[in-house]
């Protein structure tokens, strides 16, 4: 923001979707397989694992390490998702913040 329900009607209430901000779960973490790259590189698949838990397990910056080999290591940021909570009526004027263009 929309809708339904009540209801003469309106209005507030409920309730569903959507959006926003918290919470809790999970650390976007962690174990292996098989594959492939080699400093212009450093990935690909796939299986397990963890949640009172369905999905997901990835992207982007930025900085080491491997001296050619077979393994990758830290920082910082962004979510998804499942459930739970609160919150989001129309005008006007003023401020303040941001972002984006010139």
């Nucleotide at each position: 923001a929309a809708a339904a329900u009540u209801a003469a009607g309106u209005a507030c209430g409920u309730u569903u979707u959507c959006c926003u901000u918290c919470a809790u779960a999970u650390a976007u973490c962690c174990u292996c397989a098989a594959u492939a790259a080699u400093a212009a590189g450093g990935g690909u698949u796939g299986a397990g694992a963890g949640u009172c838990u369905c999905u997901a397990c990835c992207g982007g910056a930025c900085c080491g390490c491997c001296g050619u080999a077979a393994a990758u290591g830290g920082u910082c940021u962004g979510a998804c998702u499942a459930u739970g909570a609160a919150g989001g009526c129309a005008g006007g004027a003023u401020u303040u913040u941001a972002a984006c263009u010139a």
This is a predicted structure of a 102-nucleotide RNA (Purine riboswitch aptamer) from Neobacillus kokaensis. It was read from a public genome assembly, where an Rfam model found it. The organism belongs to Neobacillus, within Bacteria. Of the family's consensus pairs, 100% are formed in the model. Its Rfam family is "Purine riboswitch aptamer". Rfam's curators write: Riboswitches are metabolite binding domains within certain messenger RNAs that serve as precision sensors for their corresponding targets. The prediction has a mean pLDDT of 77.